Predicted 3D model of an 86-nucleotide RNA (Glycine riboswitch aptamer) from a soil metagenome. The sequence is in RNAcentral, with records from MGnify. The prediction has a mean pLDDT of 76.

[in-house]
RNA sequence: ACGCGCGGGAGAGUCCGCCCGCCACAGUCGGUGCGGCGCCGAAGGGGCAACCUCCCCGGAACCUCUCAGGCACCCGGACCGCGCGU
Numbered sequence: 001a002c003g004c005g006c007g008g009g010a011g012a013g014u015c016c017g018c019c020c021g022c023c024a025c026a027g028u029c030g031g032u033g034c035g036g037c038g039c040c041g042a043a044g045g046g047g048c049a050a051c052c053u054c055c056c057c058g059g060a061a062c063c064u065c066u067c068a069g070g071c072a073c074c075c076g077g078a079c080c081g082c083g084c085g086u
Base pairs, nucleotide, nucleotide: 001086002085003084004083005082006081007080008079013037015036016035017034018033019031020030021029038071039070040069044067045065046064047063051059052058
């Protein structure tokens, strides 16, 4: 450094409409469905750049964009700690 395991680990909608399920109907409730609006940055990706003594090459943020992803819990999660393996 990489892989695996364990522990910690933030932000932002339990929004609106439709559809479906449930149901005698409506409502409530539910939905890995479709659309709309609002929002978040810490998977991944893009941009600027301090910096790596200077130039080339190369690398490069927790800044920035929000394509992707995400906005109750769970899951995921940059990063941190411990253990094992290479």